[in-house]
RNA sequence: CGGGCCGUGGCUCAGCUUGGUAGAGCGCUUGACUGGGGGUCAAGAGAUCGGUGGUUCGAAUCCACUCGGCCCGA
Numbered sequence: 001c002g003g004g005c006c007g008u009g010g011c012u013c014a015g016c017u018u019g020g021u022a023g024a025g026c027g028c029u030u031g032a033c034u035g036g037g038g039g040u041c042a043a044g045a046g047a048u049c050g051g052u053g054g055u056u057c058g059a060a061u062c063c064a065c066u067c068g069g070c071c072c073g074a
Base pairs, nucleotide, nucleotide: 001073002072003071004070005069006068007067010026011025012024013023020057028044029043030042031041032040033039050066051065052064053063054062
């Protein structure tokens, strides 16, 4: 310098191909059951999707640039 993959709640990931109000598990908070711990059940909080811009009625998703990590080539 060129190419590829990854980046989404605190953590691990799904969703992207086929654009249509952002999900799961674990964790956290509250309540119930329990003598307590643990456990079970119920309810709830928490990410607008690495960043910027563009396309579109509408973007996590498409396009461009860019940042970080990993890999390949030179």
A computed fold for a 74-nucleotide RNA from a Planctomycetota bacterium, annotated as transfer RNA. Rfam family: tRNA. Rfam classes the family as a transfer RNA. The coordinates come from a structure-prediction model, not an experiment, and the mean pLDDT is 82.